Model confidence (mean pLDDT): 81 of 100. Small-subunit ribosomal RNA, 5' domain from uncultured Cercozoa, 577 nucleotides, folded computationally.
Context: one part of a larger RNA
RNA sequence: UAUGCUUGUCUAAAAGAUUAAGCCAUGCACGUCUAUGUAUAAAUGUAUUUUAUACAUGAAACUGCGCAUAGCUCAUUAAACCAGUUAUAGUUUAUUUGAUGUUGACUUACUACUUGGAUAACCGUAGUAAUUCUAGAGCUAAUACAUGCCAAAAAGACCUGACCGUAUGGAAGGGUUGUAUUUAUUAGAUAAAAAACCAUUCUCGCAAGAGUUUUGUGGUGAUUCAUAAUAACUGUUCGAAGCGCAUGCCGUAAGGCGGCGCUAGAUCAUUCAAAUUUCUGCCCUAUCAGCUCUCGACGGUAGUGUAGUGGACUACCGUGGCAUUAACGGGUAACGGAGAAUUAGGGUUCGAUUCCGGAGAGGGAGCCUGAGAAACGGCUACCACAUCCAAGGAAGGCAGCAGGCGCGCAAAUUACCCAAUCCUGAUACAGGGAGGUAGUGACAAAAAAUAACAAUACCGGGCGUUUACACGUCUGGUAAUUGGAAUGAGUACAAUUUAAAUCCCUUGACGAGGAACAAUUGGAGGGCAAGUCUGGUGCCAGCAGCCGCGGUAAUUCCAGCUCCAAUAGCGUAUAUU
Numbered sequence: 001u002a003u004g005c006u007u008g009u010c011u012a013a014a015a016g017a018u019u020a021a022g023c024c025a026u027g028c029a030c031g032u033c034u035a036u037g038u039a040u041a042a043a044u045g046u047a048u049u050u051u052a053u054a055c056a057u058g059a060a061a062c063u064g065c066g067c068a069u070a071g072c073u074c075a076u077u078a079a080a081c082c083a084g085u086u087a088u089a090g091u092u093u094a095u096u097u098g099a100u101g102u103u104g105a106c107u108u109a110c111u112a113c114u115u116g117g118a119u120a121a122c123c124g125u126a127g128u129a130a131u132u133c134u135a136g137a138g139c140u141a142a143u144a145c146a147u148g149c150c151a152a153a154a155a156g157a158c159c160u161g162a163c164c165g166u167a168u169g170g171a172a173g174g175g176u177u178g179u180a181u182u183u184a185u186u187a188g189a190u191a192a193a194a195a196a197c198c199a200u201u202c203u204c205g206c207a208a209g210a211g212u213u214u215u216g217u218g219g220u221g222a223u224u225c226a227u228a229a230u231a232a233c234u235g236u237u238c239g240a241a242g243c244g245c246a247u248g249c250c251g252u253a254a255g256g257c258g259g260c261g262c263u264a265g266a267u268c269a270u271u272c273a274a275a276u277u278u279c280u281g282c283c284c285u286a287u288c289a290g291c292u293c294u295c296g297a298c299g300g301u302a303g304u305g306u307a308g309u310g311g312a313c314u315a316c317c318g319u320g321g322c323a324u325u326a327a328c329g330g331g332u333a334a335c336g337g338a339g340a341a342u343u344a345g346g347g348u349u350c351g352a353u354u355c356c357g358g359a360g361a362g363g364g365a366g367c368c369u370g371a372g373a374a375a376c377g378g379c380u381a382c383c384a385c386a387u388c389c390a391a392g393g394a395a396g397g398c399a400g401c402a403g404g405c406g407c408g409c410a411a412a413u414u415a416c417c418c419a420a421u422c423c424u425g426a427u428a429c430a431g432g433g434a435g436g437u438a439g440u441g442a443c444a445a446a447a448a449a450u451a452a453c454a455a456u457a458c459c460g461g462g463c464g465u466u467u468a469c470a471c472g473u474c475u476g477g478u479a480a481u482u483g484g485a486a487u488g489a490g491u492a493c494a495a496u497u498u499a500a501a502u503c504c505c506u507u508g509a510c511g512a513g514g515a516a517c518a519a520u521u522g523g524a525g526g527g528c529a530a531g532u533c534u535g536g537u538g539c540c541a542g543c544a545g546c547c548g549c550g551g552u553a554a555u556u557c558c559a560g561c562u563c564c565a566a567u568a569g570c571g572u573a574u575a576u577u
Stems, first nucleotide, its partner, number of pairs: 001573005009447001011445001015440001016407001022405003026402003031065002037062002043057006063426001072360003082281003087276002091274002097269004111241001115146002122138001125135003156177005163170002178238001180234001182232006202211003218225001240263001242262004248257003283331003290322003297319008335357003339350004362383002365380003385396001387394002413438001415437003421434001422432003453483003456479010490510002492507001494506001520566005525547002531561001533560004542549002
């Protein structure tokens, strides 16, 4: 693990892994809205005063985000995955959190108090047997898709340079100058001390000669790092034509200035990660001894490709690389680990299964979208299955939760709920078969009823008093005797429990005398606890793990009685220690 018999209470609880990663009817399992993107619903409500309009709620739809998480399974997979340990100076990173950003005009009578054209929902016309299929006509939005200004400059730097000028020069004017992209170049320094020489400034000197003294540079073990600059480059990235709530100050006015959020957006960091990566470590097998390399095997150079490294790929070179320290091949009823069982210690066996990592969604392959997928409750082919059809076509993927068939020794309800734990979303509100709650459930596991007491009658034991009988006292056992007490199993108002219930825990009322409210499963020769009891059978029927028993007195079979063991459990088979 399965199975047989049995089963009163209560707690807690595994559960279609093994065989078929076999096949699936039906239903559900991923959607989402705030003051704060978009409302003319011919939807609802409120208000005003008739006309009509405003406001609030708000189906639908556009937009944004999520759907790469979670859940399931273990088919593959043996230096692969995985575990511990490194690295990224070899990279990407939506979200979170924190920083940072004043850089105009390019010239023509010009929107910057706000530009352009669409489209859905809607309305109507249609097609098809059919689908979450679509077409044509008519409208209308944006934080969708596009386009694109104004508003504050100044200084500095670099290049150029009319002109003044011959000193050693100094200059109006013009151009460029945010960030991002690509390429090239430059800076990104520094071990200490002393002296001499050459050329030549400055200061002091008539001269000989003497003297002076600097100026920035972060980080690492380490960089072509960070950072800055120059020259160019780019079908030029970003630098807000957004939304809500308050309304204040200045101004005669026009108008100007301004608060708190939300959303968006660029760069740098951070976070969440990811992707590669260093070292070491794996079961059986030699009836597997050589393996790899023209189609990359091992290395070099250059490129391509990638987010990035790399024979990952391409070109050109070289001839390498691994192996009895077991390569390569084969097997595995092999996902790895944390762990589990057993064990004095060493070990042995198991680990599909709730946590971590991996892989996969019938089999292979390819791809779109996106920060992230080689995604399957996304798409496209092929193969294998298989559904509907009016035969033209159309749709499909339960190793999600239930459920069905099949397979088998072998495994539960087409239940209720988002109340808890958390996740997602525009979000306090919605959704979630994640998850929780019941149902099934002797998988294992914990507690623990099936009686207790007394009297009486017998049968004792110890002690005391005793003539031995007997009596007293302290006590045991056996009783088809008697007695009242105790209680839950069960029934059940109620409350509690709970999302709502159930169960448990509480609890008013019922609820125990042998005919119940009745404990079983295996055994009784030995091993091995317990019968030389009775009847039946007669080497038959049968038992017996093993030894053995049975042929007419069976301690072993079939029964009755009695007894023994464990006990709400016990037996059997199998695997393992």